Background
Predicted 3D model of a 325-nucleotide RNA (Bacterial RNase P class A) from Candidatus Cryptobacteroides sp. Rfam family: Bacterial RNase P class A. The family's RNA type in Rfam is ribozyme. Rfam describes the family as follows. Ribonuclease P (RNase P) is a ubiquitous endoribonuclease, found in archaea, bacteria and eukarya as well as chloroplasts and mitochondria. The organism belongs to Candidatus Cryptobacteroides, within Bacteria. The gene name in the source record is rnpB. The model forms 92% of the base pairs in the Rfam consensus.

């Protein structure tokens, strides 16, 4: 220099004019004194405001304590108010030449699964070896061949009738006990043992876990109806029907005033130096970096994470090729 991997910052600025929101800020008009309108101070979107996956805070309802079911999380140490968070690191496995990137990881008595081929998929015998002289039957065996993603530790030497961890040497794993380094998962070494795998669960173990969610909730609080309460009038006839009124007909127990609480529109707080209310945060012209300003994508009660989106830039470790010192 290409051409990759890991982490970080940014996510325009400044100047003019023009216009929107809100404002316990100043002036000014208007009121029906609740308010409204001018001017002019102050302030206004994001790295994700997303998705609404996970935690909290608050809130309300539920709940004496326990306990079963149901869902969640699972390897170690450290942060954190927790969180299906973070950072660091262990041990397998997987992709890359490599940086790295990724994926599992309490334990397994109990129960299931291991398709298809295959004799057998976990008390294993098809071919095949050996013995009984051969057939045939019966006995022993699992080296070797064939199926299989996978066959019940590799290798060599002994031993055998053929064989086999049957013995035994190195090695692999797996458990146990020691030095030894580590906080710890766990590593090195040494010693003694072991020979039935792999996964996975409604089955076991440890820890968590109530339901709803700001349209949560709290306060004031019309108009109409009304609970209750007082007062007046009411079969000596309250009120209705007919009806524009009075007479007359007909039903026949209430009616009207006043006081009231709850609850409804609404309005206030929950709620922030943006903030709600179908909801403001924008246009234009010019200057900067070479040129471009172009990308995802608009807060909607608050907070700490994830996880998706995404034109461009800058900076910082590593690695792989190739060049030149």
């Nucleotide at each position: 220099a290409a051409g990759g991997u890991g982490g970080g910052a940014c996510g325009a600025u400044c100047u003019g004019c023009c216009g929107c929101g809100c404002u316990g800020c100043g002036g000014g008009a208007u009121u029906u004194c609740g308010g409204u309108c001018c001017c002019g101070g102050g302030u206004g979107a994001g790295g994700a405001a997303a998705g609404u996956c996970c935690g909290g805070a608050c809130a309300g309802g539920a709940c004496a304590g326990g306990g079963c079911a149901c869902c969640c999380u699972g390897c170690u140490g450290g942060g954190g108010a927790a969180a299906g968070c973070c950072c660091a690191g262990a041990u397998g496995g997987g992709a890359g030449u490599a940086a790295u990137c990724u994926u599992a990881u309490g334990g397994c008595a109990u129960c299931g699964u291991a398709a298809c081929a295959g004799a057998a998929a976990a008390c294993a015998a098809c071919c095949g070896c050996c013995u009984g002289g051969c057939g045939a039957c019966a006995g022993g065996c699992a080296a070797g061949g064939g199926u299989g993603a996978a066959a019940a530790c590799g290798c060599g030497a002994g031993g055998c009738a053929a064989g086999a961890g049957c013995u035994c040497a190195c090695g692999a794993c797996g458990c146990g006990c020691g030095u030894c380094g580590g906080u710890g998962a766990c590593g090195c070494c040494g010693c003694a043992c072991g020979g039935g795998u792999a996964c996975g669960a409604u089955g076991u173990c440890a820890g968590g876990g109530c339901c709803u969610g700001c349209a949560a909730g709290a306060c004031c609080a019309a108009a109409u109806a009304u609970a209750c309460u007082g007062g007046c009038a009411g079969a000596c006839g309250a009120g209705g029907g007919c009806u524009g009124c009075c007479c007359g007909c007909c039903c026949g127990a209430u009616g009207c005033c006043a006081g009231g609480g709850g609850g409804u529109a609404g309005g206030u707080u929950g709620c922030g130096u943006a903030g709600a209310u179908a909801a403001a945060u924008g246009g234009c012209a010019g200057a900067u970096u070479c040129a471009a300003a172009a990308a995802c994508a608009g807060a909607a009660a608050c907070c700490g994470g994830c996880u998706u989106a995404c034109g461009g830039u800058c900076c910082c470790g590593c690695c792989u090729u190739u060049u030149u010192u």